Parts: sequence; C1' cells; structure tokens
RNA sequence: GAUGGUUUAACUCAAUGGCAGAGUACUAUCCUGAUACGAUAGAAGCUGAUAGUUCGAAUCUAUCAACCAUCA
Repeated sequence: GAUGGUUUAACUCAAUGGCAGAGUACUAUCCUGAUACGAUAGAAGCUGAUAGUUCGAAUCUAUCAACCAUCA
C1' cells in the first nucleotide's frame, strides 16, 4: 500500500429496514443472627464518527477512525 472482517450497556453477546434486548456485573428492597445462595425491582446505550438512501436505518450505501487477519 491492497483486500477482507469486527465496532451495540461496565464485560460477553443478540436484534427480518418497523418498541434497542439478554446473561454476568452494579444499586435498592426482601430473605438470613450475618455472609453467600435465592426472590423482586431499578439504573446504565443519541448502536465507533460524519453524511446519504428511505415514510422509517443498529441493519443498506459512501467517507473517516480504531482493532484483527491475509497478501504485497
């Protein structure tokens, strides 16, 4: 330098172009003599950035950024 892949909650990951979710972790309450386990509830995302297409974009397109792989 070229090509391909990945980027979503603190972490690991989902999500046919039509409500952004789960598990773990975290917080509160319950449970216990206390802790753990367990139960209930809650908070935490402008879906890597900027544009475009569309009635509607995490999803499609372009550019850029970070990381990974292959080739040179």
RNAcentral holds the sequence, with entries from ENA. Transfer RNA from a Chitinophagaceae bacterium, 72 nucleotides, folded computationally. Its Rfam family is "tRNA". The family's RNA type in Rfam is transfer RNA. Its mean pLDDT, the model's own confidence on a scale to 100, is 82.